[in-house]
Context: one part of a larger RNA
């Protein structure tokens, strides 16, 4: 890597119990007769759901039905029923507690309270009823204030509160759109409020229009019509008339005048109220006359009909065919019934049931007609009366009207002015006449429209467990203080016949029997896919370098064969998506697998195509049949054509255009209604994704501030201020010693806080821990209740904090905000195929038009070449011109000098215009000027729709790099920019080792055929060690410059050369002369001068170099000899060599290569691609065929199929085996498709149409499941060991021994919180970071026991909430009385004992408060919401009193006992206590008391206040003491029955003394920041009319009380090194609560 078998897993594929989405019909409200919604009960047993309420899965009764019945729910057990149960229907009764909640109170299902009444003698406790606030009315009573009135009470009636969407009304956003915004726009939307119905609103003309006419109340539809119109006239908003339907309905008041009746005064006038009476634009009242006609929308009845329970209801199917089983196959029957379900499969005939026919004691619903109530007529006259006032109307503001202030009417009105009366008003889009329609300022009014919590019947080209509601199980579980937020989870079988027995195991599970059609259907239970895992076996595999295929293949294995499987070695190969100019890219996503995942969908208006009927074509609303939508028929309103043209008038197949056209412009063409397809526009509009913004809530348990009410701070030190006393001074100041005790004073624990580090950093902790550090009487730290809320709090200020969230919090909502931006976007095959420009853009990663591409249809053009014509000013040239530049001459002008100043002037090696010669330069110079390009044009050749025009769709608007000309840059980038080919892009193939862009070449497919470009031929590796000629010597080649060089090859020239060159050897280089000058010298050779000096010579420089102080010496040049043929030089070139130094190993690809395997030249061959050619072959497009040509592609246009799931018809398959799922088979060009085994066990396929939730590998995708890491990190602070015991099994459970830690805690008690975790038996799956026999797990069962203790029945603070009120669009904000509100006030028990688990509760003993009642005394007393007191207060600092509790010491007192032979005196060891009450005495310290008067205390007072006078005497009083309680309890110790139990029952001794002492009650002193209320008490008295004591009996309600509490039970996600208020806190050193040791008690903390 193949197969086989499994295992995990839960995909498919069947199936529904549940949902989604309509149709008819019903119904359209429940509530003070207590709802919606809940909470607690409720059953033999009883956790959930359901049912139901203490009458409790139920009571009663009228119907219904008629054999079994006691829900879901399958057990047991014990009822119930033919005296009719269980069900079902229709009336009743009961209906606990919350809730509107309503007797008050409240932290919702709790407390508490008053009156009546019953129980009862009463207290107490039980039942029953009733007791709330507002409005309305009605009565009654009634302040300041006489009358009245406000206000009080009582009768009766209403109301509140809930509810899905419709409906009015009051407020009223913001994202968004405008590509930006600010008017607009969303949108009057969302959202908040108040209110109503089954419907709401609207509504019976001061109306609509229209132009000389009319119509006649409202809603609604169809249309008019996206039209008039509005509109930064952007974006967008957008009518009405009228025409077509659908309902159809019309009426009441006020006044005017008539009467009654009260009311006020000014007495005859006004008002109010009631009755008649009247209602509209052709009024009415009044008069006159006529005359009883006909209506309901209101109340009741009410045939009938219907709803709310039921009955009947054909086919008796039948088979020894299969099969577990028949409904299948075969053979019969009904049918007004073949609609659907159920039955061991697939059933009209087997059940339920359809078709059709029937039915009701009750109760409900329509409802013709009936009755009652109310209502109601018509005609003439005309004098004078009535006909809706802060209206109408104006003017400012504004809203709404389709209309944004616009010419702006209508219409509402917030401020202001402010009418008219029928001879009047209002309207007809400013406004005015003129004509016309109405008649406001007061009401009511069905139907037609709008929804849908729910009720019944039904429906479906809807879903079928990741779908469909969020939920087939649920608003659960869980998450969050809260508001809110929010899951998964289906399926045994026909029937449980759910596995008796036996085996193996501690269990869990397994092995066997059995049941079953099946058990591979065993409850982790249908089917049963992948990923992952494991086991067999074929084959491979230990020097290999692997985007894991593919093209050869040696061997090996399987098979009858076809063939299948593994595979050495060898060739060729850097995945896939996205974005890209370009990716193997080290640029993005994806561990893997399965499901699900993204261009719809409805309106509109274009185009094309297809049908239909055409000068026509079509209908909408709706209405009719009808089956509920289906169909089919009526419907002609409306719309599009049919005529145009102009701006209009207006003409008219023509116009218009001019004065007028030979003209010219637009016309003079069938079209219209469906489907079907494409884009587009309006809507979220292909999917996902924002930071953000607005509403309207929800949070201050966290932290900020505050506010109320309580608390905490070990222990030393320091010594302000004052004061006292000295000194001092005239007196002060000052100054000294004491006292005193100040301080944002100091040292430092507890407590707070967080400056160093060090650890942690997937922690022990989502801010911790170790060691240090700061403050630690203060601006101090905590508790407990409460105050501020997001456009805002709060801030000792940091943009800090407002629940692990802050530059504007958190939840829902607007909403699917926008996203010019990133990512995703799902089968095939065929045709044809860009663009990365251009021009605008707040525009530059965007987009519009154009260009480029494609489809459709029409035209008949178009491009090359050649030839001819044309314009034109680029390359080259060139300087006249414009300008730069070079040399020379010349030279106005200047500069400088000299001219004694000036001035003429001269002079000048300075500059220099013009100007002449000379010789250059230019994109922006041109008296010249090509090629190429461009534009025409006749003909010829070539191509052959390349062109053009009209419609449909697009994509592209980041482009790269090479050549060739330029700009920019530096004649620099792989750099930027346009032009202009070209290739990539979007293009493979072959070459260039490798390489998007370079050479060369354009891939239909298939060929183990051929020939060929570039480029190649030694080997790697196809093809020449091919030939011929030269070149390199340098591994050049196989990396480069200036420069260098006697490398070496060609080629030119030029000296020399047999008259002997040129190199070497020999010799010679000589004289004037030391040339002159110079100079110390200067002699060839420092330096000037001069060097063609000149002599001698074969030659020899006044000297080529070395050299000397200078000579001198040695050489050159020259010469001559000796040799005996070439020799020297420059110049061009080929080809080499130097110049040449980088970072991990060198390398031309590599071996290697020198007469080449390098390089130049020429020739012959050859290999060499997906080119070209043969052979098959598929498509495509031309053609009438033969035939021919095309077929690479990315954005993209166009076309033509395959698969999936629902439906229509038609044909079929299936239990003799469908669907799905697994396989060595087969068809097709792809997508795909069939057969055939296995497997599964009930439903499916095929053809032809219709229709989509229609195709997945990617979106840091969504949900699940499995892997990797990895047996890996880690097991969360600290001592354990050993026995022994249980048990299946021990480091971990039990006991015991030892050891060892805590000990201002690791101990004990509250408090909050938590909620059974307490105890006890049992038990081991899961939890417990190992393990458990063991537990705060898991299962039965048990445990909390109160007048005194904590809360309530008492009371008040912060603040809540508030009758009336006061303010506010609504909602609601505020707030008096009040009431509620503890963290505070007020109030009666102590010691002991006890059980497995409770105690101040139970028990023992001994107390005390309140009520009641009795007897007994006592005479005054004495309520309340009323008045006084008093209740009552701060912080530091200081003395003192009495000294509890503890502690310590003691030769006291008592018990132990003896290690060592015996004894036990001393030493040792251990103990050496007790409440409350009641009396008793104390006495720390606190008070003034009697009387008088009194105008305060809102009546009163004998209190109290306030004055006055007298008395010092007295009265009050904590804790500790003493007695008593207690002849009691306890108690060290001894110690049993009984080995265990057990130190347990039981016995039970002493019980003194000194010291310390932080307890307790009040005080005194300073200070300043000046230190709750209120009731409980205790006085006093109005009014009322009874109480006080003691004493016996008697009574005393609710809730909390287990356990856990510095932690494994609380708050931290966890059995978490953190966090948590308050109280006791023992010895020994010590100042100390500090720190070390230790006692009582606890603990070894879970590997």
């Nucleotide at each position: 890597c193949g197969u086989a078998g499994g295992g995990u897993g839960g995909a498919u594929g069947c199936c529904u119990a549940g949902g989604c989405a309509c149709u008819g019909a019903g119904a359209g409200c429940c509530g003070a007769u207590g709802a919606a919604a809940g909470a607690c009960g409720u059953g033999a047993u009883a956790a959930g759901c359901u049912g139901c309420g203490a009458a409790a899965a139920g009571c009663u009764u009228c119907g219904g039905g008629g054999a079994g019945g006691a829900g879901c729910a399958c057990a047991u057990a014990u009822c119930c029923u033919g005296u009719g149960a269980u069900c079902c229907g229709g009336a009743g009764a009961u209906a606990u507690c919350u809730g509107a909640a309503u007797g008050g109170g409240g932290a919702a299902a709790c407390c508490c309270c008053g009156c009546u009444g019953a129980g009862c003698a009463u207290a107490c406790c039980u039942c029953a009823g009733c007791g709330a606030u507002c409005c309305g009315u009605a009565c009654a009573u009634g302040a300041a204030u006489c009358c009245a009135u406000a206000g009080u009470g009582u009768g009766c009636g209403g109301a509140a509160g809930g509810g899905a969407a419709c409906c009015c009304g009051g407020g009223g956003a913001a994202c968004u759109g405008a590509a930006a915004c600010a008017u607009c726009u969303a949108a009057g939307u969302a959202c908040c409020c108040g209110g109503a119905g089954g419907a709401a609103g609207a509504g019976a003309a001061a109306g609509a229009u229209a132009g000389u006419a009319u119509c006649g109340a409202u809603u609604u539809c169809c249309a008019a019509a996206g039209u008039a119109g509005c509109g930064g006239c952007g974006a967008g908003c957008g009518a009405a008339a009228u025409g077509g339907g659908a309902a159809g309905a019309g009426c009441c008041c006020a006044a005017a005048c008539c009467g009654g009746u009260g009311u006020g005064c000014g007495u005859g006038c006004a008002c109010a109220c009631c009755g008649g009476g009247g209602u509209u634009g052709c009024g009415g009242a009044c008069c006159u006359g006529c005359g009883a006609a006909c209506g309901u929308a209101c109340u009741g009845u009410g045939a009938g009909c219907g709803c709310u329970a039921g009955u009947g209801g054909a086919a008796c199917g039948g088979u020894u065919u299969u099969g577990g089983a028949a409904a299948a196959g075969c053979c019969g029957g009904c049918a007004a019934a073949a609609a659907g379900g159920g039955u061991g499969a697939a059933a009209g005939c087997c059940c339920c049931g359809u078709a059709c026919a029937c039915g009701a004691a009750a109760g409900c619903g329509c409802a013709g007609g009936c009755a009652g109530a109310c209502a109601g007529g018509c005609a003439g006259g005309a004098a004078u009366c009535c006909a809706g006032a802060g209206u109408a109307c104006c003017g400012c503001g504004a809203g709404a009207c389709a209309c944004g202030u616009g010419g702006a009417a209508c219409c509402u009105u917030g401020c202001g002015g402010g009418a008219a009366g029928c001879a009047g008003g209002g309207g007809g889009g400013a406004c005015c006449a003129c004509c016309u329609c109405c008649c406001a300022a007061g009401g009511c009014u069905g139907a037609a429209u709008a929804c849908u919590c729910c009720u019944c019947a039904g429906u479906g080209a809807c879903c079928g467990a990741u779908a469909g509601u969020g939920c087939a199980c649920a608003g659960u579980a869980c998450u969050g203080u809260g508001a809110a937020g929010g899951a998964a989870c289906g399926g045994u079988g026909a029937a449980a016949a759910g596995g008796a027995c036996c085996c193996c195991g501690g269990g869990a599970g397994g092995g066997g029997a059995g049941u079953g059609a099946a058990a591979a259907a065993g409850a982790a239970c249908c089917u049963g896919a992948a990923a992952c895992c494991c086991u067999a076996u074929g084959u491979u595999u230990a020097c290999a370098a692997u985007c894991g295929g593919u093209g050869g293949g040696a061997g090996g294995g399987c098979g009858c064969a076809a063939g299948c499987c593994c595979a050495a070695c060898c060739g060729c190969a850097u995945a896939c998506u996205u974005u890209u100019u370009g990716u193997a890219g080290a640029a993005c996503g994806g561990u893997c697998c399965g499901g699900c995942g993204a261009g719809u969908u409805g309106c509109c208006g274009g185009u094309a195509c297809u049908g239909g009927c055409a000068a026509g074509g079509u209908u909408a609303a709706g209405c009719g049949c009808g089956g509920a939508a289906a169909g089919c028929g009526c419907g002609g309103a409306g719309c599009c054509g049919g005529a145009g043209g102009g701006a209009a008038a207006c003409c008219a197949a023509g116009u218009c255009u001019c004065a007028a056209a030979u003209g010219g412009g637009c016309g003079c063409a069938a079209g219209u209604c469906a489907g079907u397809a494409c884009a587009g526009g309006c809507a979220g509009a292909c999917c996902c994704g924002a930071a953000a913004c607005c509403g309207g809530g929800u949070g201050a348990u966290c932290u900020a501030c505050c506010c109320a009410u309580g608390g905490c701070c070990a222990g030393g030190a320091u010594g302000a201020a004052g004061c006292g006393g000295g000194a001092g001074u005239a007196a002060a100041a000052u100054c000294c010693c004491g006292u005193g005790g100040a301080g944002g004073u100091c040292c430092g624990a507890a407590c707070g806080c967080a400056c160093a580090u060090c650890c942690g950093u997937u922690g022990a902790a989502a801010a911790g821990g170790g060691u240090g550090g700061c403050g630690a009487u203060g601006a101090g730290c905590g508790g407990u209740g409460g105050g501020u809320a997001g456009g805002g709090g709060a801030g000792a200020a940091a943009u800090u904090c407002c629940a692990a969230u802050c530059g504007a919090a958190c939840c829902c909502g607007g909403a699917g905000a926008u996203a010019g931006c990133u990512g995703g976007u799902u089968c095939u095959c065929c045709c044809c195929g860009a663009a990365a420009c251009a021009g605008c853009u707040u525009u530059a990663g965007g987009g519009c038009u154009g260009g480029c591409c494609u489809c459709g249809u029409g035209a008949u053009a178009g491009u090359c070449u050649g030839c001819c014509g044309g314009a034109g000013g680029u390359a080259g040239g060139g300087c006249a011109c414009u300008g730069a530049a070079u040399u020379u001459c010349c030279g106005a002008g200047g500069g400088g000098g000299c001219g004694u100043c000036a001035a003429a002037g001269c002079c000048u090696g300075c500059c220099a215009a013009a100007g002449a010669a000379u010789a250059u330069c230019a994109a922006a110079c041109c008296g010249u000027a090509a090629a190429u390009g461009c534009c025409g044009g006749c003909c010829a050749g070539a191509u052959g729709u390349u062109u053009c025009a009209c419609g449909g769709g697009a994509g592209u608007c980041a482009g790269a790099c090479g050549g060739c000309a330029c700009g920019a840059g530096a004649u620099a980038a792989a750099u930027u920019g346009g032009g202009u080919c070209g290739u990539c892009a979007a293009a493979a193939g072959g070459g260039a080792a490798a390489a998007a862009g370079c050479c060369c070449a354009g891939a239909c497919c298939u060929g183990c055929a051929g020939c060929u470009a570039a480029g190649g031929u030694c080997c790697c590796a196809a093809a020449g060690u091919g030939c011929a000629u030269g070149u390199u010597a340098a591994g050049u080649g196989g990396u480069a410059a200036a420069g260098g060089a006697u490398g070496u090859g060609g080629g030119a020239u030029c000296u020399c050369g047999a008259a002997g060159a040129c190199a070497a050897c020999u010799a010679g280089g000589a004289c004037g002369u030391u040339g002159g000058c110079u100079c110390a010298g200067a002699a060839g050779c420092a330096g000037c001068c001069a060097u063609a000096c000149a002599u001698u010579c074969a030659a020899a420089g006044a000297g080529u170099g070395c050299g000397u102080a200078a000579u001198a010496g040695c050489u050159c040049a020259c010469u001559a000899g000796u040799c005996g043929a070439g020799a020297g030089g420059c110049c061009c070139u080929g080809c080499g060599c130097c110049g040449a130094a980088a970072a991990u190993g060198a390398c031309c690809g590599g071996g290697g290569c020198u007469c080449a395997a390098a390089c130049a030249u020429g020739c012959c061959g050859c290999c060499g691609a997906a080119g070209c050619u043969c052979a098959g072959g598929a498509a495509u497009c031309a053609g009438a065929a033969a035939u021919g040509a095309u077929u690479g592609g990315u954005a993209g246009g166009g076309g033509a199929g395959c698969a999936u799931u629902g439906c229509u018809g038609g044909c079929g398959c299936g239990c003799c085996g469908a669907a799905g799922c697994g396989g060595a088979u087969u068809c097709g060009u792809a997508a795909g498709g069939a057969a055939c085994c296995g497997u599964g066990g009930a439903g499916u396929g095929c053809c032809a149409g219709g229709a989509a939730g229609a195709g997945a590998g990617a979106a840091u995708g969504c949900c699940g499941g499995a892997a990797u890491g990895a047996g890996u990190a880690g097991c969360g602070a600290g001592a354990a060991u050993a026995a022994g015991g249980u048990g299946a099994g021990a480091a971990u459970c039990c006991u015991u021994a030892u050891g060892g830690c805590c000990g201002a805690a690791u101990a004990u008690c509250c408090a909050a919180g938590g909620a059974u975790u307490c105890c006890a038996g049992g038990g081991u799956a899961a939890a417990g970071c190992u393990g458990a026999u063991c537990u705060g797990c898991c299962c039965u069962g048990g445990g909390a026991a109160a007048g005194u203790c904590g809360g309530g029945g008492c009371c008040u603070a912060a603040g809540a909430c508030g009758a009336g009120g006061c303010c506010g669009a609504a909602a609601g904000g505020c707030g008096u009385a009040g009431c509620c509100g503890a963290u505070g006030g007020a109030c009666a028990g102590c010691a002991g004992g006890u059980g497995g688990a409770g105690a101040u509760u139970c028990c023992u003993g001994c107390a005390c408060c309140c009520c009641g009642u009795g007897c007994a005394g006592a005479c005054a007393g004495a309520a309340c919401u009323g008045u006084g007191g008093g209740g009552a207060c701060a912080c530091a600092g200081g003395a003192g009193g009495c000294g509890a509790a503890g502690g310590c010491a003691g030769a006291g007192c008592c018990g132990g006992g003896a290690a060592u032979g015996a004894g036990a005196a001393g030493a040792c060891c251990g103990g050496u206590g007790c409440a409350a009450g009641c009396g008793g005495a104390g006495g720390a310290g606190g008070c003034g008391u009697a009387c008088g008067g009194u105008a305060a205390g809102a009546a009163a007072a004998c209190c109290u206040g306030c004055c006055g006078u007298g008395c010092a005497a007295g009265c009050c009083a904590a804790a500790a003491c003493c007695g008593u309680c207690a002849u009691g309890c306890g108690g060290a110790g001894c110690g049993a029955a009984a080995u265990c139990c057990a130190g347990u029952a039981g016995c039970g001794a002493a019980g003194c003394u000194g010291c310390c002492g932080a307890g307790c009650a009040g005080c005194c002193u300073g200070u300043c920041a000046a230190g709750a209320a209120a009731a409980g008490c205790c006085g006093c008295u109005a009014u009322u009319g009874u109480u006080c004591u003691g004493u016996a009996c008697g009574g005393g309600c609710c809730c909390g009380u287990a356990c856990c509490g510095u932690a494994a039970a609380c708050c931290g996600a966890c059995a978490c090194a953190g966090g948590u208020g308050g109280a006791u806190g023992a010895g020994g050193a010590g100042a100390g609560a500090a720190u070390c040791c230790c006692a009582a008690g606890g603990c070894c903390g879970a590997c």

A computed fold for a 1647-nucleotide part of an RNA from an uncultured Lachnospiraceae bacterium, annotated as large-subunit ribosomal RNA, half A. The full RNA is in RNAcentral, with records from SILVA. Rfam family: Bacterial large subunit ribosomal RNA. Gene Ontology terms of the family: ribosome and structural constituent of ribosome.